[in-house]
């Protein structure tokens, strides 16, 4: 940095998907060390246990202990011991009164969309314990109370009374630096002045001790300052939804109080009616916010786990105490859920501290230690700290290091592939030699710890010795994207897949092995983000046809603005100060062996705050200007709009006359009108709509959209004067308004044309198309609807930018006698085009070009111009518009095909003229089809069906049936035996077996015995044979077909981004892409033609077995002769549009002619371009692969391939007089022939036998040719037609004619008298018709290939039908129309929307209700200080109680808005071949 994936290909659009990085992850296979992090994302769901906030005896009584001393007492002589008991006590322990902490330190993210957070600022509106500096003081007195001790209650938890006592606990009184308050001043700062600062007067206001070595010291109270923290207050930033558009009564402001440390509706009570909103209120969903992280070139996107900084919370709502600070996680009080204790009476609890249970999940550790660090408390010693620091668990991340180095080819051995030759794993392995990181074992051992002890971490890091390759390698992947390929297995099956997509018998894509590639203690997958994605485009996208210009105007607000001039300085721009916490990021330089980690410096980071400057350009104020814009005044053309009148022509209808049998109407009809007079033609009425002609890519209008004519009202534009204002302009969200057809509503009106409907055709059907009718409706009136391919699919308004032609409306000038023309210019329109621009098409001054301003829209395709909800509407419905869920496309433009019931031109026996057939009968034959034990097996439109098969009685044979062989009928190699061969008998149907005889051959060496060899039989064992088994869709090779059609392509240039195009197309012309002209094209190839064969004419050679003029013979070219003619068969000539006339482009070429044996390719064969049909053929061969191997091979003997209700092809012969039956007669051409043809003779009635010359053939033989000519006979009949069929009797072939052969004779004598829809062949030596030969072949054509005789007929001419070829047009087809594809209905399966209800959530209004507290207020009850009195009372305060505001839960009704769920129900998507039809794509068959 990119790829793949729409199409046959292309090039644009556009969306889907990958390649990279991350992660508090998790899962799946694997797994040596270490370092350093990291570690409940769900259940802020419940919690069992412990443990996470205490300390201070130097603040204070008391109680135990210990201790030292004393006292009397009791044993004891005493020391001493015991128990009491009093002092003291720098000893120790603490329950309790006080201090101080306990608001920090940990956790956690539910709330919170907010001054919460972040940034900047303010406090002239404030607080601050412990800490520091400073200044002042620390004098006097007082009454009480826990503990204690008794009583009483209780299960308990704990409560109560009565008694005693201490303080740094509490209270009084004095002092009063200073503080606070009054009073009235004064001064600085400031935007702005008090509560700032001085200074007067007055008033009220302090304190506590403790330890001591008696030096002091820790304390306390007041005030000042500072630190540090903290409250409030602000300007900006801070998701998503308008389908949330209007909220709001302490609501805005103000006065006055009240409250707070402190301002303020913060509360309270008067007054006023304000305040917020589209620059998004209020409403809803989400969310803790930042530093930072991740990812991106960056802008941005996305995130907020550890760290760190605010903030919020502490089971769920409420609420105050206390204190400097809380409305407080490990504090209280009440309410509620829930757990637990209980004696039912009442209690008691809060792990989102830090360990751990259950739960939930995909998921997330130990019920662990206490050196240092930080906090607490203490005068210290210390104590307390789940805070931290360590360790324990886990690849979870990230660094680091290892699983050996080296040498080693016989490339071992196995495995794997194989062309069997090898190759590959593979120097990899063993082997040798070497190291020891790790690793075991043994030894020392840390830093961190300060003056000293003290080390959890830890016998760790880390070092030195020692064994010994020793402990240590997986995991994805290997079709393209994407690096890596083979061989088995499976067989649309079981897998795979991120995306295109593999997989149906050869799978590099499934499982599996062999190699490979990647990565490596991990690899893979899965979640998620960014990127790739210019696919929301600030950088950086688009709207004519891909998504995308509002149907059109008017126009608030919003944007945005012409020239010049001063000013200012908001916005810009520069330069200073501040400040953007640490850690992070960069960069530099250090510590850990290196890294990770980690420490020190710099840098970076902003819409930020201040100031200073400049003064272009925007903006703001002021003056000035005319070129935008408007106005004046003169003119000028129109289907602009609106009212009122008016006119003809035409179809209906009425009335009359004329006149008769139709008429209409169609692709052909029919309905339907008409003899009760149509239609038609007159003349007359009536009445409604629409105005031919003029009419024009002719005008007007913002659009929609406007069309006879005349009047009125009224809008717009253009053009010419250049006379006035002096930016008044552009756009334009919401609003307003206009707005075709159809449709609504209420009254007309109604000719004609007509959705509905109804009749009549067409069809399979016809709910259409056609045809008779016809009602809403088109018409007015007034009002709704507001929507169209409302289209130039092109929003409006300026401005520049070659040009050519038409037109429509001015105006000027030139000319004219006057138009006309001409020439400029202005304003509309309409074409074709530069340059540019577009994907391409195209656009091209009326831009879709280069630019400016402003709406208004788009973001794959379906679901969807759809729900649901809002707002219009009478209603139809509109407008605004979603999501689930599904697919990997959908889509533009353009190419080249193919195709069209498109179009043009052209050609074929394609039609058409004609001619003889076929389809009807009979048989022959082939296929279907059925039957069979088998009826073998292929071939199937044309291009299968007298085809494979140029011949099935055995054989052939592939097929069945039965009966035999397994190394086999057949090749190759090995080892035994044995000449080979020939022959008897026997068993069987034969193959196959039995039993036997005769026989020893040839080559070499020995030269006696013999052993070897080669060919051949035979017997054995393995390798192999062997298959007409299977796939023609694995394949060669051959072969039809289009099509003997003219076409199929290439090099090189040129043109298009590209796929392609040109050539090849265009005009002639041909049988031809044949040849000429023309031309961004020149040139070449395969095809055509010619070469090549035969016939057709002539020459020349050459004359046997052909041949015979002319000359002899003869029964005969028999013979002599002869080669001239015929033939023969070799080689040449001849024909080229070459001469002539026309005709055409001065051209190919055509036409006609002459001349010729033949004339425009003479006829006729061979010769088949690129392809197409997955066309045939594995059973001609030949071949990969599968399958079979005592069988699918092989042999054998029978049967069948030959059945037979049927239909189909294909031929034969006939239906008869152009005939048929008898006699006679005349004329070919090509073939064959020795296991042959066979004269010719005898014999048969015939097929044919006997015998048998002559010929490997121009010689002999098959072999008479037949139609035909000439006579005779039948005389139109089932016949003297016509032969099937079936009886008898024979002949040939052949091992054998029963199933199953061909002929011969006699005799039977059947359909059938020219064939229905249909359809086949042929254009001249042809058709038809007549006979010959020939492969195959024993024998068996009516098949099939050849030969010759006789010998027509017709063609105007391309309309139509098939096929074909160019061109050209359209396409939604490309597997190419046998195409594509549309919509119900069936049937699964899925989501979704409605739904009688029903269950939550959350919200809000009115009530009721009212706990805890806090403030008030009463306080008759009770009451230590203080005053009076000093006796008793009183008074002043307070406290219980006890009212009253407010309020939490709760309650009862009654709305919003939101989920769930539901009979039933509605459309949607999807899915395997389902069912009807055929709508759309081609004129798609009605465009």
């Nucleotide at each position: 940095a990119g790829a793949g994936u729409u199409u046959g290909a292309u090039c644009c659009u556009g969306g889907c998907u990958c390649a990279g990085g991350a992660u508090g992850a998790a899962c799946g296979u694997u797994g040596g060390c270490g370092g350093u992090g990291u570690g409940c994302c769900u259940a802020a769901u419940a919690c069992a246990u412990g443990c996470a906030a205490g300390u201070c005896g130097a603040a204070c009584g008391a109680a135990g202990a210990g201790c030292a001393c004393g006292a009397a007492g009791u044993a004891g002589c005493a020391a001493u011991a015991c128990a009491u008991u009093g002092u003291g006590u720098u000893u120790c322990u603490u329950a309790g009164u006080g201090g101080c902490g306990a608001a920090c330190g940990g956790g956690u993210g539910a709330g919170u969309a907010a001054c919460g957070c972040g940034u900047u600022g303010g406090u002239a509106a404030c607080c601050u314990g412990c800490c520091c500096c400073g200044a002042a003081g620390u004098g006097g007195g007082g009454g009480a109370u826990a503990a204690c001790a008794g009583u009483u209650c209780g299960a308990a938890a704990g409560a109560a009374c009565u008694g005693c006592u201490a303080a740094u606990a509490c209270c009084c009184c004095a002092u009063g630096u200073u503080a606070u308050c009054a009073u009235a001043g004064a001064g600085a700062u400031u935007a702005g002045a008090u509560g700032c600062u001085c200074a007067a007067u007055g008033a009220u206001c302090a304190a506590a001790g403790g330890a001591u070595u008696u030096a002091u010291u820790c304390g306390c109270u007041u005030c000042g300052g500072g630190a540090g923290g903290g409250g409030c207050c602000u300007g900006c930033g801070u998701c998503c939804c308008a389908u949330c558009a209007g909220c709001u009564a302490g609501u805005u402001g103000g006065u006055a109080g009240g409250g707070u440390a402190a301002u303020g509706g913060c509360c309270u009570a008067c007054c006023a009616a304000g305040g917020c909103u589209a620059u998004g209120a209020c409403g809803g969903g989400u969310a803790g916010g930042g530093g930072a992280c991740c990812u991106g070139a960056g802008a941005g996107g996305g995130u907020g786990g550890c760290c760190c900084c605010c903030c919020a919370c502490a089971a769920u709502g409420g609420a105050a105490c206390u204190g400097a600070a809380a409305c407080a996680c490990g504090g209280u009080c009440c309410a509620u859920a829930c757990a637990c204790c209980u004696a039912c009476g009442g209690g008691u609890g809060g792990c989102a501290g830090c360990a751990g249970u259950a739960g939930g999940g995909a998921a997330u550790a130990u019920u662990g230690g206490u050196a240092a660090u930080g906090g607490g408390c203490g005068a210290a010693a210390g104590c307390c700290u789940g805070a931290a620091c360590c360790a324990g668990c886990a690849a979870c991340a990230c660094c680091g290091c290892g699983u050996g180095u080296g040498c080693g080819a016989u490339g071992a051995a196995g495995g794997c592939c194989u062309u069997c030759g090898g190759g590959u794993u593979g120097u990899a392995a063993a082997g040798c030699a070497c190291u020891u990181u790790u690793c075991g074992g043994g030894a020392g051992g840390a830093u961190g710890a300060g003056a000293a002890a003290g080390g959890a971490c830890a016998g760790u890091a880390c070092u030195c010795c020692u064994g010994g390759a020793a402990u240590a390698a997986g995991u994805c992947u290997c079709g393209g994207c994407u690096a890596a390929c083979u061989a088995c297995g499976u067989g649309c099956c079981a897998g795979c897949a991120g995306c295109c997509g593999c997989g149906g018998u050869a799978a590099a894509a499934c499982g599996u092995a062999g190699g490979a590639g990647g990565c490596g203690a991990a690899c893979g997958u899965u979640a998620u983000c960014c990127g790739g994605a210019u696919u929301u485009a600030c950088u950086g996208g688009g709207c004519g046809u891909a998504a995308a210009g509002c149907g059109c105007g008017u126009g608030c607000a919003g944007g945005u603005g012409g020239u010049u001039u001063g000013g200012u300085a908001a916005g810009u721009u520069g330069g200073g100060c501040g400040u953007g916490a640490a850690a992070g990021c960069u960069c530099c330089c250090g510590g850990c062996u290196c890294a990770a980690c980690u420490g020190g410096g710099a840098g970076a980071g902003g819409u930020c705050g201040u100031u200073c400057a400049a003064g272009a350009c925007u903006g703001c104020c002021g003056g000035a200007c005319u070129a935008g814009a408007g106005g004046a005044u003169g003119g000028u053309a129109g289907a602009g709009g609106g009212a009122g009148g008016u006119g003809g022509a035409a179809u209906u209808c009425c009335g009359g006359g004329u006149g008769u049998a139709g008429c209409g109407g169609u692709g052909g009809a029919a309905u339907g009108c008409g003899c009760a007079g149509a239609u038609a033609u007159c003349c007359g009425g009536a009445g409604g709509a629409a105005c031919a002609c003029c009419a024009g890519u002719g005008g007007c209008g913002a659009a929609g959209g406007c069309g006879g004519c005349c009047u009125c009202c009224u809008g717009g534009a253009c053009c010419a004067u250049u006379c006035c204002u002096g930016a008044c302009a552009c756009u334009c969200a919401g609003a307003c308004g206009c707005g075709a057809a159809a449709g609504c509503u209420a009254g007309g009106g109604u000719a004609g044309c007509a959705a509905a409907c109804g009749g009549g055709a067409u069809u399979a059907g016809a709910g259409a198309c056609c045809c008779c009718g016809g009602u809403a409706g088109u018409c007015c009136u007034a009002g709704c609807c507001g929507u169209a391919a409302a289209c130039g699919a092109u929003g409006u308004a300026g401005a520049c930018u070659u040009g050519g032609u038409g037109u429509c409306g001015g105006u000027g000038g030139u000319u004219u006698a006057a138009u006309a023309u001409c020439c400029a210019u202005c304003g509309g329109u309409a074409u074709c085009g530069a340059a540019g621009c577009u994907a391409a098409c195209g656009c091209g001054a009326u831009a879709a070009g280069u630019c400016u301003a402003c709406c208004g829209c788009c973001u794959g395709g379906g679901g969807a111009c759809u729900a649901c909800g809002g707002c219009c509407g009478c209603a139809a419905g509109g407008u605004u518009a979603a999501a689930a869920c599904u697919c990997a496309a959908a889509g533009g433009a353009a190419u080249u095909g193919a195709c069209g019931g498109g179009a043009c031109c052209c050609c074929g026996c394609a039609c058409a003229a004609g001619c003889a057939g076929c389809g009807g009968a009979g048989c022959g034959u082939g296929u279907g089809g059925u039957u069979u034990a088998a009826u073998u097996c292929g071939a199937c439109g044309c291009a299968a069906c007298g085809c494979g098969a140029a011949g099935a009685a055995c054989c052939u044979u592939a097929c069945c049936u039965g009966g035999g062989c397994u190394u086999g009928a057949c090749a190759u190699c090995c080892c035994g035996a044995g000449a080979a061969u020939u022959u008897u008998c026997u068993g069987g149907a034969a193959a196959c077996g039995g039993a036997g005889a005769a026989g020893u051959g040839c080559c070499u060496c020995a030269a006696c015995c013999g052993a070897g060899g080669a060919g051949c039989u035979u017997g054995g064992a393995g390798a192999c044979a062997g298959g007409u088994g299977c796939u023609g869709c694995a394949u060669g090779g051959c072969u039809g077909u289009c099509g003997u059609c003219a076409g199929c392509u290439c090099g090189u240039g040129u043109c298009g981004u590209g796929a392609g195009a040109u050539g090849u197309u265009g005009g002639g012309u041909u049988a031809a892409g044949u040849c000429c002209c023309g031309c961004a094209a020149c040139g070449a190839g395969c095809g055509c033609a010619a070469c090549c064969c035969u016939c057709g004419c002539c020459u020349u050679u050459a004359g046997u077995u052909g041949c015979c003029a002319u000359c002899a013979u003869u029964a005969a070219g028999u013979u002599g002769g002869g080669c001239a003619c015929u033939c023969u068969a070799a080689a040449g000539g001849g024909a080229c549009u070459g001469c002539c006339g026309g005709u055409g482009u001065c051209a190919a070429a055509c036409c006609g002619g002459a001349g010729g044996a033949a004339g425009g390719u003479g006829g006729g064969g061979a010769u088949g371009a690129c392809g197409u049909c997955a066309a045939g053929u594995c059973c001609u061969c030949a071949u990969g692969g599968c399958c079979u191997u005592u069988a699918u091979g092989u042999c054998c003997a029978g049967g069948g391939c030959u059945a037979c209700a049927c239909a189909c092809g294909u031929a034969c012969u006939a239906c008869a007089a152009u005939g048929g039956u008898c006699g006679g007669u005349a004329c070919a051409a090509a073939g064959g022939g020795c296991a042959g043809c066979g004269a010719c003779c005898u014999u048969g009635c015939g097929a044919g036998a006997g015998g048998g010359a002559g010929c490997g053939a121009a010689u002999c033989c098959c072999a008479u040719a037949a139609a035909g000519c000439c006579g005779a006979u039948c005389u139109c009949a089932g016949u003297c037609c016509g032969g099937a069929u079936c009886g008898g009797a024979g002949u040939c072939u052949g091992c054998a004619a029963c199933u199953c052969g061909a002929c011969u004779c006699c005799g039977u004598a059947a359909a059938g008298u020219u064939g229905g829809a249909a359809u086949c062949g042929c254009u001249a030596g042809u058709a038809a018709u007549c006979g010959u030969g020939g492969a195959u072949c024993a024998g068996c054509a009516u098949g099939c290939c050849a030969c010759g005789g006789u010998g027509a007929a017709u063609a105007c001419g391309u309309u139509c039908c098939c096929g074909g070829g160019c061109c050209u047009u359209g396409u939604a087809c490309a597997c190419a129309c046998c195409g594509c594809c549309c919509g119900u209905c069936a049937c699964a399966c899925c989501a979704c929307g409605a739904a009688a209800g029903u269950c939550g959530g959350u919200u809000g209004u009115a009530c009721c209700a009212g706990a805890a507290g806090u403030u008030g207020c009463c306080g008759g009850g009770c009451u230590a200080a203080c005053c009076c009195a000093a006796a008793a009372g009183g008074g002043g305060g307070g406290c219980a109680g006890g009212c009253a505001c407010c309020c939490a839960a709760g309650g009862u009704a009654u709305g919003g808005c939101u989920g769930g769920u539901a009979a039933u129900u509605g459309g949607g998507g999807u899915g395997a071949a389902g069912u009807c039809g055929u709508a759309a794509c081609a004129a798609g068959g009605u465009a």